[in-house]
């Protein structure tokens, strides 16, 4: 320095170019218990690695560019 890969919620993972979902966590509430923890059930907050570009519309497609992992010199 030159290629591939990967990046999405606190984590671990999904998403034909068409309004971003799951578990696990967090937060509330009913329930159970004498109570309290713990647990069942139900509700709810929370994410697209950055900057552009193409599109009516990008988490998907191009470009740059950081981070990481991996190969070659």
């Nucleotide at each position: 320095g030159g290629g591939g890969c990967u990046g999405u919620a606190g984590c671990u993972u999904a998403a034909c170019g068409g309004u971003a979902a799951a578990g696990c966590g967090c937060u509330c509430g009913c329930g159970c218990u004498u109570a309290a923890c713990a647990c069942c059930c139900g509700a709810g907050a929370g994410a697209u690695g950055c900057g552009g570009g193409u599109u009516c519309g990008a988490u998907c497609c191009c470009c740059g560019u950081c981070a990481g992992c991996u190969c070659c010199a």
This is a predicted structure of a 73-nucleotide RNA (transfer RNA) from a Candidatus Peribacteria bacterium.
Taxonomically the source falls in Candidatus Peribacteria (Bacteria, Bacteria candidate phyla, Candidatus Peregrinibacteriota).
The sequence was found in a public genome assembly.
The prediction has a mean pLDDT of 84.
Rfam family: tRNA. Rfam classes the family as a transfer RNA.